The prediction has a mean pLDDT of 80. This is a predicted structure of a 458-nucleotide part of an RNA (small-subunit ribosomal RNA, 3' major domain) from a metagenome. The RNAcentral record of the full RNA draws on SILVA. Rfam family: Bacterial small subunit ribosomal RNA. Its family is annotated with ribosome and structural constituent of ribosome in the Gene Ontology.
[in-house]
Context: one part of a larger RNA
Order: sequence, then structure tokens, then C1' cells
RNA sequence: UGACGGGGGCCCGCACAAGCGGUGGAGCAUGUGGUUUAAUUCGAAGCAACGCGCAGAACCUUACCAACCCUUGACAUACUUAUCACGGUUUCCAGAGAUGGAUUCCUUCAGUUCGGCUGGAUGAGAUACAGGUGCUGCAUGGCUGUCGUCAGCUCGUGUCGUGAGAUGUUCGGUUAAGUCCGGCAACGAGCGCAACCCACAUCCUUAGUUGCCAGCAGUUCGGCUGGGCACUCUAGGGAAACUGCCCGUGAUAAGCGGGAGGAAGGUGUGGAUGACGUCAAGUCCUCAUGGCCCUUACGGGUUGGGCUACACACGUGCUACAAUGGUGCUCACAGUGGGUUAAUCCCCAAAAGGCAUCUCAGUUCGGAUUGUCGUCUGCAACUCGACGGCAUGAAGUCGGAAUCGCUAGUAAUCGCAGAACAGCAUGCUGCGGUGAAUACGUUCCCGGGCCUUGUACA
Repeated sequence: UGACGGGGGCCCGCACAAGCGGUGGAGCAUGUGGUUUAAUUCGAAGCAACGCGCAGAACCUUACCAACCCUUGACAUACUUAUCACGGUUUCCAGAGAUGGAUUCCUUCAGUUCGGCUGGAUGAGAUACAGGUGCUGCAUGGCUGUCGUCAGCUCGUGUCGUGAGAUGUUCGGUUAAGUCCGGCAACGAGCGCAACCCACAUCCUUAGUUGCCAGCAGUUCGGCUGGGCACUCUAGGGAAACUGCCCGUGAUAAGCGGGAGGAAGGUGUGGAUGACGUCAAGUCCUCAUGGCCCUUACGGGUUGGGCUACACACGUGCUACAAUGGUGCUCACAGUGGGUUAAUCCCCAAAAGGCAUCUCAGUUCGGAUUGUCGUCUGCAACUCGACGGCAUGAAGUCGGAAUCGCUAGUAAUCGCAGAACAGCAUGCUGCGGUGAAUACGUUCCCGGGCCUUGUACA
């Protein structure tokens, strides 16, 4: 100087407390461990692995396994030689196919100094080489997680100290903040903080192929038509918030408490933004790359299988256990986004509300499981897809110890859209509808910041 302490002081955070809803019990979905297997490809491992890489494994993907094939190779550059194109297409044989053999038809190079000379393509050959999701993330780049959006991390000059170092950065206030003020052997500065960026919330303006009976006319009653941009909206520009004003408090400071005006008030709300560094953190299977290794195989192709197994254990979710409910009928109102295009057209709600019924039951709760019949996608749903009809109707009556999320348009609850995708969503990313409770407080648990103290630790 750090680190540590079941040392001290001050402070903060959904950290506790106060509340609301869950997980842990059940069934299923999904990931992981384990076991099994010819193979169940590989990676991720406390927080910070486990609905993670995977924005979607029937084939493909695919890296794994079995069998069958190829060896200058599926792909790149260079050399020699042959052909002139290339390419598309029909049929047959062997085969699981890759592939091998035969065959029909269409089309058939360009430039040219007329030299197979140049460019291009295909076949054959030989070698340099290709190829490797093989190993090493403890050789690396790049990217990422985490402490943590925590308020810290440093430097120049000066001063102090023999020196390691200290000072500044400590102290008194204050702040979300090393934020600002005051003081001080320090004076300044840099990376961070804040602001500058984006969206939302108010108004003005510009523009009207959306909207409007707002005002007029017609009307098939639909902004439908004429007509018009006032309003809504859209998308460009601007204004607006700065403790600016008032009172109190404070040191006459920084600030803090209250108030006015205002759409918004003290960081307005949300996002993007992640300092010096830590964890030899993660990734050689995105990519790049050193070294090592394979080279008729650890490379390449194909068919089939596997990644979907199942005594079990764990994580994350979905659906429930019901009457604040289930069922039937009726009945509204969105916003993102997508469809090649402007908002017009299409895709487009549910919970809520009303009426009726069920009357506390393993039930008109719950829907697993199973049988059967179908639909769709796709060469192909056996292993192994989704959905629908009929039948079946399991566990489950609110969950032990323990544990998680959340402070406002939030939690809870309800649906909708999108990415990837032939098909497949309870996952993910977004969007809107309905819409709470509680916070006395900082003693305690966890994590963090500053000062100080002890230390036989570095």
C1' cells in the first nucleotide's frame, strides 16, 4: 500500500421490513444431471450453466452411430494433354441410395493478327496442395458475461518522507453521483458521473389520397359523393423545465422543505450509453488465427438410425385444484407488426358487460392418458409433426423445510403480432386492454461505497 475481521462510524440498493403474486406438492412442456445405448454429437457449471448456443433435430440441418462408396477429392489456384462448347431433356438396367452402365431429343462458344493464339468450359493425368465442427479459450484476436450504471480509477507539476509511498481523492455540509459548496500544501487535468442522442407526455407551425356533418349540398345512409384541412392523426421543423419565480431553512454557499404557475417540477418517464480493472470467467463449434495432429482418412458422398431413450434427481415454465368460478347465448372497444405498395384493402382480439344454468361434489372443476376416424404440410409423419371430431376421463381439494419477482400504468391478469420456419411455440422479442396493495423504518440477513482501527496475511 492492499486484502481480511463473527472491529467501529456514516451511507445506499425490492437488501430487509410493509404488501401483492408465485416456485417448492400434482399433470404436462422444456433444459440439465445420471443411467442406458451402435450412437444417444459438442459446448455452457454458484451468483454470472440448466425454455442457455438452438429466431424452431421427421430427410436436410448434423458435427454422432451402422453400412455402402470416392481419393488432387464437394470447394480454390497453378501445370500437361484431349475435346469444343457448356447446358437442358427422354427412357432402360443394377443398386437402399450415392454411384455405375446404356440411350432419345433440343441447343451448340466468343474474340481473332487465322497461330489451338487469347478467353471460357468439360474429361483424363501427375504434383504442389485442398479439406478437418480434430486438440489446445492456460498460446491468441474479436465478441460477450459479471461486479455494476456501482462512483469510482488515475495523471502532470509542487510539497512531505532515507524509501516503499503519501498528499491531491482526507475534513464540514450536500447530492442519484469524486454532484456541488466551503475549508485545506496543494494547484490543475484525464477516463468515468451529468449533459449532448432516441422515444413518450403539451402547444405552435408546414403538409393533407387518414380523419370530419366540425359548417354547406347531394345521398343508395357507407365520409359514400361534391367540397374543405378546422379537429383527430401522420411526419418534418420549432417552443417548452432552468430550482427560472415566491416563502422558509441553511454559513450570506451548495442545497433542502413548502408553494405558485404549468401538459410536465426538481434526473419529468423509459431506452441507448458500461471508467481503471476483477474472475488464466465464456467462446479455437459464428468468424479469424499461432502451435500440434489426420491426409485411400480425424477429409468427401449416400441410405438408414440417433440427437426424441428412461428405475430416477434438479432448474425454468404452462395448466389446474374451482362459484371473484365453469358452461351456453348475446354483446363491445386496441396497439405494435406483417402482406412488394400511402394510413385506404387483407390478417385482426380476449378478459370485461348482460341473460340463463350449475349449488360445493373429485363435480357441468380439472384435463393427463388411451382407443378410433380424419385434416394439413411435406419425396416421406413407423421410430419422431401439428391440429380437429367422437369416446375415455388420471393426478390434483392451494402445496414441508426452504425460496423467487415486483414500488405505478408497475405487480397481477387478458389476449394480439413478429422473427426463424414447408410444417411444428406452454419458448423468445415486441404490442396494447383491465388494473391494485404497501413502504413505519434501517435493529437484523445479502451485496456495495467512503472513512477509521487491528493483523504473526500478500